[in-house]
Molecule: transfer RNA
Organism: Candidatus Magasanikbacteria bacterium CG_4_10_14_0_2_um_filter_41_10
RNA sequence: CAGACUAUAGCGCAGUUGGUAGCGCGCGGGGCUGGGGGUCCUGAGGUCGGCGGUUCGAGCCCGCCUAGUCUGA
Numbered sequence: 001c002a003g004a005c006u007a008u009a010g011c012g013c014a015g016u017u018g019g020u021a022g023c024g025c026g027c028g029g030g031g032c033u034g035g036g037g038g039u040c041c042u043g044a045g046g047u048c049g050g051c052g053g054u055u056c057g058a059g060c061c062c063g064c065c066u067a068g069u070c071u072g073a
Stems, first nucleotide, its partner, number of pairs: 001072007010025004019056001027043006049065005
């Protein structure tokens, strides 16, 4: 310098054909238990890496940028 992949909740990840986002762990509250552990119920928490574009509508499509990983020179 070029190319590929990745970026979504505190952490690890899903999200099909574009229709305003979920799972597990963790966290808050509660039930069972004398307590702990365990288990069950419930809740909070994300404008989807950034800026633009296409579209009635973008996590998803397109361009550029940033960060990380890998490959090549």